Background
The part of an RNA shown here (small-subunit ribosomal RNA, 3' major domain) has 476 nucleotides and comes from a metagenome. The coordinates come from a structure-prediction model, not an experiment, and the mean pLDDT is 85. The RNAcentral record of the full RNA draws on SILVA.
[in-house]
Context: one part of a larger RNA
RNA sequence: UGACGGGGGCCCGCACAAGCGGUGGAGCAUGUGGUUUAAUUCGAUGCAACGCGAAGAACCUUACCUACUCUUGACAUCCCUCGAAUUUGCCAGAGAUGGUGGAGUGCCUACGGGAAUGAGGAGACAGGUGCUGCAUGGCUGUCGUCAGCUCGUGUCGUGAGAUGUUGGGUUAAGUCCCGUAACGAGCGCAACCCCUAUCACUAGUUACCAGCACGUAGAGGUGGGAACUCUAGUGAGACUGCCAGUGAUAAACUGGAGGAAGGCGGGGACGACGUCAAGUCAUCAUGGCCUUAUGAGUAGGGCUACACACGUGCUACAAUGGGCAGUACAAAGGGAAGCGAAGCGGCGACGUGAAGCGGACCUCAAAAAGCUGUUCGUAGUCCGGAUCGGAGUCUGCAACUCGACUCCGUGAAGUUGGAAUCGCUAGUAAUCGCGGAUCAGCAUGCCGCGGUGAAUACGUUCUCGGGCCUUGUACA
Repeated sequence: UGACGGGGGCCCGCACAAGCGGUGGAGCAUGUGGUUUAAUUCGAUGCAACGCGAAGAACCUUACCUACUCUUGACAUCCCUCGAAUUUGCCAGAGAUGGUGGAGUGCCUACGGGAAUGAGGAGACAGGUGCUGCAUGGCUGUCGUCAGCUCGUGUCGUGAGAUGUUGGGUUAAGUCCCGUAACGAGCGCAACCCCUAUCACUAGUUACCAGCACGUAGAGGUGGGAACUCUAGUGAGACUGCCAGUGAUAAACUGGAGGAAGGCGGGGACGACGUCAAGUCAUCAUGGCCUUAUGAGUAGGGCUACACACGUGCUACAAUGGGCAGUACAAAGGGAAGCGAAGCGGCGACGUGAAGCGGACCUCAAAAAGCUGUUCGUAGUCCGGAUCGGAGUCUGCAACUCGACUCCGUGAAGUUGGAAUCGCUAGUAAUCGCGGAUCAGCAUGCCGCGGUGAAUACGUUCUCGGGCCUUGUACA
C1' cells in the first nucleotide's frame, strides 16, 4: 500500500421488511447429471453451466457408431496429355462406385494455339469440428451503469509511499458548493444519439371525413374537402427558469404556480482502470501434432436410450370457473419457388378455386380476455387432460426407429403442494391474446407487440451484495 475481521461509523440496492404472484407436490415439454449403449458427437458446471452454443437433429445438418469404399484426394493454385461443354440410356450394387452405349461437336484465332469446362497423370501441396482457451489474437460473461480508476507539476517522507481523491454539506453520481500544500488534467458520471408523452409548420395517397351534394340492405361507396385522425420531415417545449420556506449569503432540499410533461418526465443504446490463468482452438484467425489417415465418400443407425436425481417451463387441481350461443375493441410485424380472398366440398385437420398484392391499397387476420344470455351446483364432477386404441390430413425421395395437426373412443395423476426458495415498486406485477426470426415440415423455447390492470413500502435492527472513512493483523 492492499486484502481480510463472527471490529467500528456513514450510505445505497426488490437486500430485508410490507405486499402480490409463483417454484418446491401432480402430469407433460425441455436442458443437465447419472446409468445404458456399437455410438448415445462436442463444449458450457456456484452466483456468472443446466428452454445455454442449437434463431428450429426424420435424410441432410453431423462433428458420433457400424459396414462398404478412395488416396494429389470432397475443396484451392501451378505443370503435362486427351476430350468442347453438356445431355440421355442399360447392367451390377444398399449406395458411393464400377462397366458399357447414344445424342452433341459450339466461341476467339496471327492457324502455332487460346478461353470456358471435363477426364487421366507426376509432384509441390490440399485437408483435420484432432490436442492445448494454462502458448495466443479477436469476441463475450461477471463484479456493475457500481462511482470509481489514474496522471503531470509542486509539497511531505531516508524509503516503500502520501498528498491531490481526506474534511463540512449535498447528489442517482469523485454531482456540485465550501474549506484545504496543493494546483491542474485524463478515463469514467452527466450531456450530445434513438423511441415515447404535448403543440406548431410543411405535405395529403393507398390513410382521413367536419361541413356540402349524390348514394346504399349496409358501407368514405362517389363527387368533393385539407378541418380532424394518421403518416414523416422540420421546429418549439423543461432550464430548479419563476414564487415561498429551510440552508452557511453556497451547493442544494421541501412546498407551490403555470404547464401535455417537474426536478434525471418514462424507456433504450452506451459498460472506466481492472478482477476471475472466468468462457470460447467447434464462428473465425493462429504457434507446436496426423498425412493410404487423426483426411475424404456412401448407406443404415445414433445425437430422441431410461431403475433414477436436479434446473427451467407449460397445463391443471376449478364456480372471479367449465360448456354452449350472440356481440365488441388493438398494436407491431411478415409476404413472390411467397401471402393467398370470395365461393364450393369436408364434422374437422384440410382440399378445391383462383381474384388481388413486391403491398398505409391485397393478404396472413379470427384478436383473446371483455360484455350479454343460458346451463352445470361442489362431485375426482359437464373440473383436469396424461396415456392408449382406431380412422385421417399436411409437409417432404422418405414420417418404423423419430414430425406436426384433425376426428371418434379412452379417460391417469392431480382437491393449492414439507424443509426451502424465486420474481416484481406502475402502465409495473398478474392475466389475455397477436406477430416475427430459424424454417420443406416441426415452439410450452426465444425475440417483439398491444388489451385488461392491482397490492404494498412503517422503516434500515437483521440476511445478501456494494461504496466511502477509520481501526486491528503473526496474511501478500